[in-house]
Context: one part of a larger RNA
RNA sequence: UUGGGCGUAAAGCGUCUGUAGGUGGUUGAUGAAGUCUACUGUUAAAUAUUAGGGCUUAACCCUGGGAAGGCAGUAGAAACUCAUCGGCUAGAGUACGGUAGGGGCAGAGGGAAUUCCCGGUGUAGCGGUGAAAUGCGGAGAUAUCGGGAAGAACACCAAUGGCGAAAGCACUCUGCUGGGCCGACACUGACACUGAGAGACGAAAGCUAGGGGAGCAAACGGGAUUAGAUACCCCGGUAGUCCUAGCUGUAAACGAUGGAUACUAAGUGCUGUGCGGUGAGACUUUUUACAGUCAAACAAAAAAACGUCCAGUGCUGUAGCUAACGCGUGAAGUAUCCCGCCUGGGGAGUAUGCUCGCAAGAGUGAAACUC
Numbered sequence: 001u002u003g004g005g006c007g008u009a010a011a012g013c014g015u016c017u018g019u020a021g022g023u024g025g026u027u028g029a030u031g032a033a034g035u036c037u038a039c040u041g042u043u044a045a046a047u048a049u050u051a052g053g054g055c056u057u058a059a060c061c062c063u064g065g066g067a068a069g070g071c072a073g074u075a076g077a078a079a080c081u082c083a084u085c086g087g088c089u090a091g092a093g094u095a096c097g098g099u100a101g102g103g104g105c106a107g108a109g110g111g112a113a114u115u116c117c118c119g120g121u122g123u124a125g126c127g128g129u130g131a132a133a134u135g136c137g138g139a140g141a142u143a144u145c146g147g148g149a150a151g152a153a154c155a156c157c158a159a160u161g162g163c164g165a166a167a168g169c170a171c172u173c174u175g176c177u178g179g180g181c182c183g184a185c186a187c188u189g190a191c192a193c194u195g196a197g198a199g200a201c202g203a204a205a206g207c208u209a210g211g212g213g214a215g216c217a218a219a220c221g222g223g224a225u226u227a228g229a230u231a232c233c234c235c236g237g238u239a240g241u242c243c244u245a246g247c248u249g250u251a252a253a254c255g256a257u258g259g260a261u262a263c264u265a266a267g268u269g270c271u272g273u274g275c276g277g278u279g280a281g282a283c284u285u286u287u288u289a290c291a292g293u294c295a296a297a298c299a300a301a302a303a304a305a306c307g308u309c310c311a312g313u314g315c316u317g318u319a320g321c322u323a324a325c326g327c328g329u330g331a332a333g334u335a336u337c338c339c340g341c342c343u344g345g346g347g348a349g350u351a352u353g354c355u356c357g358c359a360a361g362a363g364u365g366a367a368a369c370u371c
Stems, first nucleotide, its partner, number of pairs: 003343004007325002012339001014201004021194003025088007033081002035077009049065006091191001092188003096183004103177007110154001114150008125136002162169002206247006215241002220236004258338006266316007274308003281294004320327002344371003353364004
């Protein structure tokens, strides 16, 4: 519980698509459901209220008056909401011309490193640590050279940078494919926003089946350390990590900040396109001249600096907000619409029931009791 809230105190679903519902630009006409006005009926009496009266007063009793509001009906109003019909283009979308990008899927190729195998050289150590030891090594290791195999990940570029709804995405090339942004203004004409249920996607770990297995590495074994050491350190090492097809559906899934729209000081970076603008040389040397290199020299054609519109992404900061920290045109400011969620701590994200799952478990989700 018709209240107040949700960055950090309890509280934004992990993210998106979208059904019902809620909400919705501008203009004309009509209607009159909501809305508003008037009247009528009804809303028993008693009680309550108000003006009087009666018991000596009060309580009590009696008489009269009167609502507000509700419901129904009748007659009107037409600004707003709504309904129907018809327009509009500022929202939204389509087409057109460009453009940036690790967006996604598939295929092909590449080099460095690591490990293993084979061969050569070569000899007694190697490895590891705080120090050691376990371990490896005369059956020739480590080191080094040549050859081969395998799997996984892609140094530099690299950024406070880019893309994606989020999870996430990076060696190179090719094919297929989604979205964004900018410019022009041709077309449609409110087609929009949100979104209970529902559906889709969803790191890592985990599960099922089949492959694969270099390195790393839960578990496990051993060596140390220690009072002990089920750890931290060291030597090994299996699941797993990788691929394919399914399942799981959770994370500090974080900007701890739901989505949409509008408005509200500035300053300073970066990214993408466009526009304006400058514009014949560029590079090497600390600067100038010289010199050197490259290019051009008929003509045509760029880029940087600088300014600017839009979109995105950072920092500082005014007003305002905030308990403070801080936020501050991508708001946590000012407003509107829709959804989700919170309501003292513990018990407890537990029990129970139900749904889902192969399982692990997930979703939903209390109470007693206690402070």

Small-subunit ribosomal RNA, central domain from Microthamnion kuetzingianum, 371 nucleotides, folded computationally.
The coordinates come from a structure-prediction model, not an experiment, and the mean pLDDT is 84.
It is recorded under the gene name rrs.